[in-house]
RNA sequence: UGAGUAAGACAGGCAAUCGCGGGCUGCAAGGCUCGAGGAAAGUCCGAACUCCACAGAGCAGGAUGCUGGAUAACGUCCAGUGAGGGUGACCUCAAGGAAAGUGCAACAGAAACAUACCGCCCGGCUCCAAAAAUAGAGGUGCAAUUCGUCGCACUUCAUGCCGGGUAAGGGCGAAAUGGUGAGGUAAGAGCUCACCAGCAGCCAGGCGACUGGCUGGCUGGGCAAACCCCAUCUGGAGCAAGACCAAACAGAGGGGAUAGCGUGCGCCAAUGGUGAUACGCGAGCAGAUUGCUCGUCUGUCAACCCUCGGGUUGGUUGCAUGAGGCGUUGGGUAACCAACGUCCCAGAGAGAUGAUUGCCGCCUGUGCCGCCGCAAGGCACACGGGUACAGAAUUCGGCUUAUGGCUUGCUCGAACC
RNA sequence: GGCGGCUUAGCUCAGUCGGUAGAGCAAGGGACUCAUAAGCCCUGUGUCACUGGUUCGAGUCCAGUAGCCGCUACCA
Numbered sequence: 001u002g003a004g005u006a007a008g009a010c011a012g013g014c015a016a017u018c019g020c021g022g023g024c025u026g027c028a029a030g031g032c033u034c035g036a037g038g039a040a041a042g043u044c045c046g047a048a049c050u051c052c053a054c055a056g057a058g059c060a061g062g063a064u065g066c067u068g069g070a071u072a073a074c075g076u077c078c079a080g081u082g083a084g085g086g087u088g089a090c091c092u093c094a095a096g097g098a099a100a101g102u103g104c105a106a107c108a109g110a111a112a113c114a115u116a117c118c119g120c121c122c123g124g125c126u127c128c129a130a131a132a133a134u135a136g137a138g139g140u141g142c143a144a145u146u147c148g149u150c151g152c153a154c155u156u157c158a159u160g161c162c163g164g165g166u167a168a169g170g171g172c173g174a175a176a177u178g179g180u181g182a183g184g185u186a187a188g189a190g191c192u193c194a195c196c197a198g199c200a201g202c203c204a205g206g207c208g209a210c211u212g213g214c215u216g217g218c219u220g221g222g223c224a225a226a227c228c229c230c231a232u233c234u235g236g237a238g239c240a241a242g243a244c245c246a247a248a249c250a251g252a253g254g255g256g257a258u259a260g261c262g263u264g265c266g267c268c269a270a271u272g273g274u275g276a277u278a279c280g281c282g283a284g285c286a287g288a289u290u291g292c293u294c295g296u297c298u299g300u301c302a303a304c305c306c307u308c309g310g311g312u313u314g315g316u317u318g319c320a321u322g323a324g325g326c327g328u329u330g331g332g333u334a335a336c337c338a339a340c341g342u343c344c345c346a347g348a349g350a351g352a353u354g355a356u357u358g359c360c361g362c363c364u365g366u367g368c369c370g371c372c373g374c375a376a377g378g379c380a381c382a383c384g385g386g387u388a389c390a391g392a393a394u395u396c397g398g399c400u401u402a403u404g405g406c407u408u409g410c411u412c413g414a415a416c417c
Numbered sequence: 418g419g420c421g422g423c424u425u426a427g428c429u430c431a432g433u434c435g436g437u438a439g440a441g442c443a444a445g446g447g448a449c450u451c452a453u454a455a456g457c458c459c460u461g462u463g464u465c466a467c468u469g470g471u472u473c474g475a476g477u478c479c480a481g482u483a484g485c486c487g488c489u490a491c492c493a
Stems, first nucleotide, its partner, number of pairs: 001413008010404001012360007020035006037389001041400002044398005049238004056294004061234005066080005081095001082093004096229002101227002103223002114177001117170002119166007133159002136157007144149001178196006197219001199216007242317004251308005258283001260281004265275004284300006310492003324343008361387007370379003418489007427442004436473001444460004466482005
């Protein structure tokens, strides 16, 4: 000096004038005091709080998924393990199970999880005996011979075919049944051996994930952000939740589960019958429990549901003292925790937290007078421009996204000493 | 504020269990006709909203982002 990597703090400052919202005070005028964020955002997780008559059980569904810790809780954080990326500082990982089962893998390819297309090897190709041959080339023997040859048998080679072996090689593919080498074999093959990778067992270290060593047999593909299995967690709705007060009004239509027995009472044509009735019984049915079943609760002609219509657009509360902020000390590698001290710090109503000017700060452009320097350049000055993302709405803990420059540690490269 | 859903051709929508993305309308061309329309024949068309991940392979599965739409007060 360039490129990179990790972490941290900040989010312009001061003054004047004019404004805005809350609180306190004052008869009033006014005065005093407080007034956005690191993300207030997205609403992606987790909670507090409130209601759902209780907040139940099981199933279904959903979420999470290496280990240990932190925490009110979490899908978050911290520390580690393993895997992957980077020359490195360092970074990334939804990282349980594929010998429980089911499913998928287009195209290509013989074959996509059990298969032989080419190639390599063995045996065979008259009959017994399923399959499969040639007027090919050569050799040997025997017989015939007109000595030119020809026939038969055996055999070798070539080509073809039949049966079998083979996953070493070719070819296809994202992926082809561990990799390299040697032995071995008809050819091959973990068939055997050495090393490596993987699996199982044992021993040692570690709380553990896991790591290291030894031994063994000899290997069993991929996808679970496919269904699924295993483990853990999980009721629903949300401050427009909910509570209290006040005001006003108008309801209508539709859907919507009952029969019985006993007792009492009344009536009658009276050992019985009957009932717009009361109580009790057990069952059925309907509704709520926000998917289903059970349980529970309510009801059995009124709850509840649907549609249309009417009224109000008020007040108080929930609502800011909280898993709160800051500082010191102690514990812990850290996340975090504890003790002590100190502080009170927005809050309303479709919603305040702003504007102008001056000076200073930071970044940047231009200028050239001055200073330093061999130079590159630096300092100072003048003028101009810029100074991000964004804005509380019940409240917290996180994540993600948006965003400006600054500082520090570290890494790699180049140049110079 | 709170909650739910959608995004595929010019428009409206399909797309199952991941394997070369389609339909209707519209548009263009041809033939018919004196000319046009209708009907007939033929044709083209995609950043599957964007970014990343899982996978051999993503419109589809997962995560994040962007845009758009809908519902939601109280009383009787």